RNA sequence: AACUUAAAAGGCGAUGGAGUUCGCCAUAACUGCUGAAAGGCUAAUGACUCCUACCGGUGA
Numbered sequence: 001a002a003c004u005u006a007a008a009a010g011g012c013g014a015u016g017g018a019g020u021u022c023g024c025c026a027u028a029a030c031u032g033c034u035g036a037a038a039g040g041c042u043a044a045u046g047a048c049u050c051c052u053a054c055c056g057g058u059g060a
Base pairs, nucleotide, nucleotide: 010025011024012023013022016051017050018049019048020047021046032041033040034039
């Protein structure tokens, strides 16, 4: 360094990934709003920060 085995390290918070933090959940927590329906609208965060995607504007 690699492989195998065992144990531990939980999950979730309306569209992606990561860090920090808060809350909730194991019979689960969670799955936005509006509309009778068809449909329409906002948002990548629970909150903060960064990246990506998307929208608008300006400059090269």
The RNA shown here (Fluoride riboswitch aptamer (crcB RNA motif)) has 60 nucleotides and comes from Aneurinibacillus danicus. Of the family's consensus pairs, 100% are formed in the model. Lineage of the source: Bacteria > Bacillati > Bacillota > Paenibacillaceae > Aneurinibacillus. The RNAcentral record of the sequence draws on Rfam. Model confidence (mean pLDDT): 78 of 100.